[in-house]
RNA sequence: AAGGUCGAGAGGCGCUGCGACGGGCUCCGGUCCGCCACGCUCGACCCGGACUGACACCAAGGGCGCCUCCCAAUG
Numbered sequence: 001a002a003g004g005u006c007g008a009g010a011g012g013c014g015c016u017g018c019g020a021c022g023g024g025c026u027c028c029g030g031u032c033c034g035c036c037a038c039g040c041u042c043g044a045c046c047c048g049g050a051c052u053g054a055c056a057c058c059a060a061g062g063g064c065g066c067c068u069c070c071c072a073a074u075g
Base pairs, nucleotide, nucleotide: 003046004045005044006043007042008041009040010068011067012066013065014064015063018039021034022033023032024031025030038061
């Protein structure tokens, strides 16, 4: 690094639906139906690797519409 577990990223409602997933069909190329807007990032840990000197810091995003909450500013 990859994979996994946990936590965090203020909280909801409605709609659409790509991938993944499940099911049917298939000329095995796919296709239809279902589900579906944390699938993202950060941190800790498991696992694994590298380095080995110190210090400091804790963020940024998430289709469309609406609502609530928090902070600040203006009227």
Molecule: SAH (S-adenosyl-L-homocysteine) riboswitch aptamer
Organism: Rhizohabitans arisaemae